[in-house]
Molecule: transfer RNA
Organism: Minisyncoccota bacterium
């Protein structure tokens, strides 16, 4: 400099172009003498950033920005 792959909740991950989930954890509640464990429950998202196609965009398409990996 090229080529690739990832970027989504606190953290780990999902998600045909048509209402963004899950599990942990934090948080309320049950239970326990108490805590830890177990139940149960809602809560939390600028979908890296900024353009662009579409009625509609995490998803398709340009640029950048991060991190990982191959060539050289």
């Nucleotide at each position: 400099g090229c080529c690739c792959c990832g970027c989504u909740a606190a953290c780990u991950c999902a998600a045909c172009g048509g209402u963004a989930g899950a599990g942990u954890a934090a948080c309320g509640g049950c239970c326990u003498u108490u805590u830890a464990a177990g139940c149960c429950g809602g809560u939390g998202g600028u979908u890296g950033u900024a353009g662009g196609u579409u009625c509609a965009a995490a998803u398709c398409c340009u640029a950048c920005g991060c991190g990982g990996g191959g060539c050289a």